[in-house]
Molecule: small-subunit ribosomal RNA
Organism: Minisyncoccia bacterium
């Protein structure tokens, strides 16, 4: 130091999440050692047992013992230290720098004293009381206990005189005490400055309160206390009040600055089971001390007592969660004491917890056949892996034995818990000792099984639906290592609160507009002063820690020394540049005169005309009126139309503009009155008099309110017609608040330029309004230069991109507002303003991981331009109606096998389902298989022909019986590998194919632009059938695609041939070839160049050169129209060829395949018989046949071309009425045959508009063929019979020329055939096309988007279901903290009485109670909203002009999105 995640991609914006470090830590899996450290964070919950404060016979009395010594009690000192805890405290509690009105035992200086007498009283002993704790009388008694007196330097009191006030003694001598003074030193108490947590949804607090004057009280100040007096004090620089919490040195992490934190050590401060009191005392209002209440515990004889681990240890409980009822005072340290010494859970240590940090080890060398063994494989092989084994070697650790410290000071002697320590030396032997996490990306490491959106993973992105490096497993690796991960918590990255170090047009954010208070910032010169600011040097910032260096434990960790640092504060001294403060002065900023201006700025009055609407009256008559089309509506009681008269309200055409004023909101007839504001020009006064600008003020469109008016047209609500699946809605007819007026509320908008308000700099070009000068002019206009608005396009800079650019979103400077993901929500609570509607102010819980901006490339729009197509129009014939055929859905079956199924399925796979076929049904069979291969073994058959059984496969029998000299070949059989499968997956695949489409398109390479995605190039203009060609062009080239090469046909040369003709000859058939093409003439249009003429402008001269025309010449390209030659005229016809792609589009059933599946007694394999794919209430699709007279019958006459033929085509010829049959020349085809008269046609007849002499369906009789077999289920042919149908609703299909239309012929499947289908031939042989408005498909610019699975998209509310989580809520229940009033325990003070023992009261207060409230929590029927959820219901509000542009505000109605009205924005 950064990385993932919004997007089809992009760049910005933003939030989430990671990778680092850290910890008094827990959980999870494992565990060798050794040091140093740390270990009740939660219940300041409650404690069983020991133990933690006692010494002192050198104060004194006794009591017991042979003694030694112990005991008790009095007295002194100690117990207010040490050790503990963080509950309370938001405050002089801390922490820093300073003050003054004070204490101080014990220590240590110095000074004086220490004289005298005296009451007592406990242990003890006697009595009693009691369960015990205890307790009461009496008697004897001592002292460094007390008391009196002497003395007085200090103190008190007093003006003074005076008066009061101290001791303890012990001893053999030093000598230790005592008492009073002084000082010190060390502790302590008070008092200031300054720093010190949220929160204004806490805005006013405060009566001892603020001061004073007196008195009381403390060691001291002081309302500390009480009496009067005065009315203070405190606040937005945040009081008061709620909530949270010990402060500091320090710890973490940070580049830093900062954030967070308060274990362990040190300092301070509080607390000591809760509340309150004082007493002793040098010091306590006292952790192991008293009383008093409380509330727990225990113990009791129920009368009564007894306690306080937040001290070491330990227990229970509550938690995830935190040690031994251990040694010793040997060292430090502490009381006591003169000492010896006694006590010390402080302390030293040791135990137990990988909790932390640090250091050691579990071996070390060699060892390839790369062993077995996993595992992976492409099967060849590779990994684990020198790993092991196996040699050789060390002993650190372990175990065991022997030695062994230092900690000991103070020298003579004694004294060591740890400690059987640490260390040293020997022995034994690799012996005792690895694991945890993780392997898609971030983030170092991948592979196979297995599981199939199941079962799970997850920190964020995301994995899992039959090929999972993401789940679970094994194998590999990777990271750490006695620990490795999770979890919570903190810093960091996060410049994601930004002082360093962000922002605000559109991504969250400029307050709807000005006045203005406070506060912030301020022009030029000068002097003085100086708390900011800078400088110097003094104090303090406590050790500990971090940091440097260095030293001691073997190293580290830890420890010792030393040094640095502590950025702060105080108090001193100096400077005066900034800055501030006083004083003088200036004019550039401000703002005042003085002329002259323009203007829908504002109020009040009064006047006009056009329009409209109503009354009357006249004309006059049958409609009006309205829409898309309609209806409501209005009109014969005279409407609409028109005339004339009257009368009412509302707004003011033209001017009129991108224009003007206003501070915004907003403001238009015309005149008067009043008024604010602004610009120019000239001089002239004032002399920083500014700038912003929380708080308050004042104004603020529309709707809305309230209270009187008005009330023409308009016009929510609302009635009625219409549309609509519905229409609470657009659309049409009525209309009521409201729209206007007064005065009073409300106070919000897209109050928008989404740009806060002042001021200074920073190219140019133009337009306009208002002024001014200047030059010209008789004057105006015009031009040129200035001020001050309003606009447009730009340089440079700025910008995430749009864009902004002297009206800045440039580059500075003051000053305010305001923002930190999206939803929840501008909601809920609370507060403040309102009559109300409602403003304003303004969270949280929970939830998502994005929400968003700018551009980019598609795709879409009932968005726009231009163009294209049998797209539509114009014309043919047709389908949809019938009969039939055939296919396909349904249905029905044992099965009606399976697939295809908008266009791109349905006469499609199938160019032939009676068996086969066959994949389906029943129903008999077989397991190395019915077909393949290898390998081994045996064997010479096996087929095959016959006979039984059976439906039949199959069995059983009989007959026959190889080939070679061998090796062996063949064939069968058995055994061992394996076959087989129209079983699934076309979403796991190859191939091959539909479809957009024979549409005109895809796209690359180099440069160019851009932050990028991307884009130029392929846009544009002219043209084409074409991204076909020309021009032009930051683009130059190129590639697939078009187009040509290819084929077949039209016209002709040449050259060859079978065969046809009887020859020549030639039709023909094949090869080669020519021909057309951008060719030639002529008009018309387009562009481009050139030359001429014209005109204009150039800033030193000259020159390039730029611009424009209308007319001429020249030239080229293109495009249109004509003509010549020509068979052919503008791609001559036609076929083959199908670009990047789409659509998971089709096929595992044609072929192949990959994974799965079935298959040792039996099949999804095989065989076989029969059935079935041929069903039939019905829908659809594609067809042939008709409905007739352009016709049907019947008779006569004519003309083809593509093919086909040996398992075949098959003549002449005889039978049959016919299908056929008998027979068999002749063809392996230009020769034979099919093949025949090819049919329409043409010719003559007959029918005469009928269900017909149309139409042929279906049925019955007879036969023919084919083939094992024509029942299910073939075709033909004869007679007979003759059904529906007279031209076909809605709607749909094909066709642009030899095409439609119509007549027949041929061929493939094939034993036959359901062929009317399908591929092909030729005969006749049309009609229309104005055009491009509308339908469809396609493509091209643009254009708008909330869509990218890409409109078959996105998405919006109500409703119903289930979950959550927060406010509301009649209550009810529980904390806090304070007020009034009652009661008042001990206690301290004061009073009264008193036998000096006591009683009795008074004042104050602690629990306690009473009463109104206030404030947090819990819980709570209901009732409302918000959030979530694979596949609910309604309807379609948004996104495209989204189908009625959308949206912001009011209002009113609707199941609901939402509609209406009014005003405003454009996003």
């Nucleotide at each position: 130091a950064g990385a993932g995640u919004u997007u089809g991609a992009u760049c910005c914006u933003a939030g989430c999440u990671c990778a680092g470090g850290a910890u008094g830590a827990a959980c999870g899996c494992u565990g060798g050692c050794g040091g140093c450290g740390u270990g009740g964070a939660u219940a300041a919950g409650g404690c069983a047992u020991g133990c933690a404060a006692g010494u002192c016979g050198a104060g004194u009395g006794g009591g017991u013992u042979u003694a030694g010594a112990c005991c008790c009690a009095c007295g002194g000192c100690a117990g207010a230290c040490g050790a503990g805890g963080u509950a309370g405290u938001a405050a002089c509690a801390c922490g820093u720098a300073g003050g003054a009105a004070c204490g101080u035992a014990c220590c240590c200086u110095c000074u004086a004293g220490u004289c005298g007498g005296g009451c007592a009283u406990a242990a003890c002993u006697u009595a009693c009381c009691g369960a015990a704790a205890g307790g009461u009388a009496a008697g004897a008694u001592a002292a460094c206990u007390c008391c009196c007196g002497a003395u007085g330097g200090u103190c008190u009191c007093g003006u003074a005189a005076g008066a009061g006030u101290a001791a303890a003694g012990a001893u053999u001598u030093a000598u230790c005490g005592c008492u009073a003074g002084a000082g010190g030193a060390g502790c302590g108490g008070c008092c200031u400055g300054c720093g010190c947590a949220g929160u204004a949804u806490c805005a006013g607090c405060u009566a001892g309160u603020u001061g004073g004057u007196a008195a009381g009280g403390u060691a001291a100040u002081g309302g500390c206390u009480u009496a009067c007096c005065a009315a203070g004090g405190c606040u937005a620089u945040g009081a008061c009040g709620c909530u949270u919490a010990g402060g500091g040195g320090a710890g973490g992490u940070g580049a830093g600055a900062g954030c967070c934190u308060g274990a362990c050590c040190c300092c301070c401060a509080c607390c000591g089971a809760u509340g309150g009191a004082a007493c002793u005392g040098a010091g306590a209002c006292a952790c192991g001390g008293u009383c008093c209440a409380u509330a727990c515990a225990c113990c009791u004889a129920c009368g009564g007592g007894u306690g306080g681990c937040c001290g070491c240890a330990g227990u229970c409980g509550a938690g995830a969660a935190u040690c031994u009822u251990c040694c010793a005072c040997a060292a430090u340290g502490g009381a006591c004491g003169a000492a010896a010494g006694u006590c010390u859970g402080a302390u030293g240590g040791a135990g137990c917890g990988a909790c932390g940090c640090c250091g050691c080890g579990u071996g070390a060398u060699u060892g390839a056949u790369g062993a077995a063994g996993u595992c992976c494989u492409u099967c060849g092989g590779g990994a684990c892996g020198u790993a092991a084994a196996g040699a050789u070697c060390u002993u650190u650790u372990a175990u065991g034995a022997g030695g062994g410290a230092g900690g000991a000071a103070g020298u003579a002697a004694u004294u060591g818990a740890c400690g059987u320590u640490a260390c040293c030396u020997c022995a034994u032997g690799a012996a005792u000792a690895a694991g945890g996490g993780c392997c898609u990306c971030c983030c170092a490491a991948u592979c196979u099984c297995g599981u199939g959106c199941c079962a799970g993973c997850a920190g964020g992105a995301g994995c899992g639906g039959u090929a999972a490096u993401a789940c679970g497993a094994g194998a590999g690796g990777c990271c750490c290592a006695a620990g490795c991960g999770u979890u919570g918590u903190c810093c960091g990255g996060a410049a994601u609160u930004a002082u360093u170090g962000g922002g605000u047009g559109u991504a969250a954010a400029g307050g709807g507009u000005g006045u203005g208070u406070a506060g912030g910032c301020g022009g030029u010169c000068g002097u003085g002063c100086u708390a900011g600011u800078c400088u110097c040097a003094u104090g303090u910032u406590a050790a500990a820690g971090c940091c440097u260096g260095g030293a001691g434990c073997u190293c580290a960790a830890c420890u010792c020394c030393a040094g640095a640092u502590c950025u702060g504060c105080a108090a001193g001294g100096g400077a005066a540049a900034c800055g501030g403060c006083a004083c003088a002065a200036c004019u550039a900023g401000a703002g005042g005169a003085u002329g002259c201006g323009a203007g829908a700025g504002g109020u009040a009055c009064a006047u006009g005309g056009a329009a409209c609407u109503c009354a009357u009256g006249g004309u006059g008559u049958a409609g009006g009126g309205g829409u898309g089309a309609a209806a409501u509506c209005c009109g014969u009681u005279g409407a609409u139309a028109u005339c004339a008269u009257g009368g009412g309200g509302a707004a003011c055409a033209c001017c009129a503009a991108a224009a003007g004023c206003g501070a915004a909101g907003g403001c238009a007839a015309u005149g008067u009155a009043c008024u604010g504001g602004c610009g120019c020009a000239c001089u002239c006064c004032u002399g920083a008099c500014g700038c912003u600008g929380a708080a308050a003020c004042a104004c603020g469109a529309a709707a809305g309110c309230g209270u009187g008016g008005g009330u023409a047209g308009c016009g929510a609500a609302u009635g009625g017609g219409a549309u609509u699946a519905g229409a609470u809605a657009c659309c049409c007819c009525a209309g009521u608040a409201g729209u206007c007026c007064a005065c009073g509320c409300c106070c919000u908008a897209a109050a928008c330029g989404u740009u806060g308000c002042a001021g200074a700099c920073u190219c140019g070009c133009u337009a306009u309004u208002c002024u001014g000068a200047g030059u010209a002019u008789c004057g105006a206009c015009c031009c040129u230069c200035g001020g001050a608005g309003u606009g447009g396009c730009u340089a440079a800079g700025c910008u995430a991109a749009c864009g902004c650019g002297g009206u800045a979103a440039g580059u500075c400077u003051g000053c305010c507002g305001c923002c930190u993901g999206g939803g929840a929500a501008g909601u809920a609570c609370g507060a403040c303003c309102g009559c109300a509607a409602g403003g304003u102010u303004a969270a949280a819980a929970c939830u998502c991981a994005a929400a968003g901006g700018a551009a980019u490339a598609g795709a879409c729009g009932g968005g726009g331009a231009g163009a294209c197509g049998c797209a539509c129009a114009a014309g043919c014939a047709g389908u949809g109606g019938a009969u039939u055929a055939u296919g396909u859905g349904g249905u029905u079956u044992a099965a009606u096998u399976c697939g295809a199924u908008a266009g791109u399925a349905a006469a499609c796979g199938a160019a032939g389902a009676a068996c086969c076929u066959c994949a389906c049904c029943a129903a008999g069979g077989u397991u190395u298989g019915a077909a393949a291969c290898u390998a081994a073994g045996u064997u010479g058959a096996a087929a095959g022909g016959c006979c039984u059984a059976g439906a039949a496969a199959u069995a059983g029998g009989u007959c026959c019986c190889u080939c070679g000299c061998a090796a062996g070949a063949c064939a069968a059989u058995u055994u061992a590998g394996c076959a087989g499968g129209u079983g699934a997956u076309g979403c796991a695949u190859g191939g091959c194919c539909g479809u957009c489409g024979u549409c005109a398109g895809u796209u690359c390479g180099u440069g160019g632009u851009u932050u990028g995605a991307a884009c130029u190039g392929u846009u544009c203009c002219c043209u084409u059938c074409a991204g076909u060609g020309g021009g032009g062009u930051a683009a130059c080239g190129a590639a697939c695609g078009c187009a040509a090469c290819c084929c077949u046909u039209g016209u002709u040369g040449c050259c060859u041939g079978u065969u046809a003709u009887a020859a020549g000859u030639g039709u023909c058939a094949g090869g080669c070839g020519a021909g057309a093409c951008u060719g030639c003439c002529c008009c018309c249009g387009u562009g481009a160049g050139a030359g001429c003429g014209c005109g204009u402008g150039a800033a030193a001269a000259g020159a390039u050169u730029c611009g424009u025309g209308c007319u001429c010449u020249c030239c080229c390209a293109c495009g249109g129209g004509g003509g010549a030659g020509g068979a052919a005229g503008g791609c001559g016809a036609g076929g083959a060829u199908g670009a990047c792609g789409c659509c998971a589009g089709g096929u595992c059933a044609g072929c192949a395949u990959g994974u799965c599946c079935c298959u040792c007694u039996g099949a999804u394999a095989c065989c076989c018989u029969g059935g079935g794919c041929u069903a039939c209430a019905c829908a659809c699709g594609u067809g042939a046949u008709a409905c007739a007279a352009u016709g049907g019958c019947u008779a006569u006459u004519a003309c083809a071309a593509c093919g086909g033929g040996a398992c075949g085509c098959a003549a002449u010829g005889c039978c049959g009425a016919g299908a056929g049959g008998c027979g068999g020349a002749g063809c392996a085809a230009a020769u034979c045959c099919u093949u025949a008269g090819a049919a329409a046609a043409a010719u003559a007849g007959c029918c005469c508009c009928a269900g017909u002499u149309c139409g042929g369906a279906u049925u019955g009789a007879a036969g023919u063929c084919u083939g094992c077999a024509a029942c299910u289920c073939g075709a033909c042919u004869u007679c007979a019979u003759g059904a529906a149908g007279c031209c076909g609703g809605a709607a749909u299909c094909g066709c642009u020329a030899g095409u439609a239309a119509u007549c027949g012929c041929g061929g493939g499947u094939c034993a036959g055939c359901u062929a009317u289908a399908c591929c092909g031939c030729g005969g006749u042989g049309a009609a229309u096309a104005c055009g491009u408005u509308c339908u469809c498909a396609a493509g091209u610019c643009u254009u708008g988007u909330a869509c990218u699975c890409a409109c078959c998209g996105c998405c919006c509310g109500u409703c119903a279901a289930c979950u959550c989580a927060a406010g509301g809520g009649a209550g009810c229940c529980g904390g806090g903290a304070a007020u009034a009033c009652c009661c008042g325990a001990a206690g301290c003070a004061c009073c009264a009485c008193u036998u000096u023992g006591g009683u009795g009261g008074u004042a104050c207060c602690a629990c306690g109670g009473u009463a109104a409230g206030u404030u947090c929590g819990g819980u709570g029927a209901c009732a409302g909203g918000g959030a979530g959820u694979a596949a609910g219901u309604c309807g379609u509000a948004a996104c495209a002009a989204g189908g009625c542009a959308c949206g912001g505000g009011u209002a009113g109605c609707g199941g609901a999105a939402g509609c209406u009205g009014u005003u405003c924005g454009u996003g």